The RNA shown here (transfer RNA) has 84 nucleotides and comes from a Myxococcales bacterium.
The sequence is in RNAcentral, with records from ENA.
The source organism's lineage runs through Bacteria, Pseudomonadati, Myxococcota, Myxococcia and Myxococcales.
It matches the Rfam family "tRNA". By type it is a transfer RNA.
RNA sequence: GCCGAAGUGGCGGAAUGGCAGACGCAGCGGAUUCAAAAUCCGCCGAGGCAACCCCUCGUGUGAGUUCGAGUCUCACCUUCGGCA
Numbered sequence: 001g002c003c004g005a006a007g008u009g010g011c012g013g014a015a016u017g018g019c020a021g022a023c024g025c026a027g028c029g030g031a032u033u034c035a036a037a038a039u040c041c042g043c044c045g046a047g048g049c050a051a052c053c054c055c056u057c058g059u060g061u062g063a064g065u066u067c068g069a070g071u072c073u074c075a076c077c078u079u080c081g082g083c084a
Base pairs, nucleotide, nucleotide: 001083002082003081004080005079006078007077010025011024012023018067027043028042029041030040031039045057046056047055048054060076061075062074063073064072
């Protein structure tokens, strides 16, 4: 230099172009217990707001197609693999 694959909450990881984050781990709160472990229930991206069950943004970065994009297209960045 060329070709291919991958990039999604703190971590792993799913999602047929149609509610973004299922499910698991970690974490937080509660129940239970004399106390703990285990188990069960709830919460668990960021910002706004006095606060929320409200609003806005959020799938590596930027653009495009589309009524609608994590998904399709283009460029770039990073990592991995192959070829030279």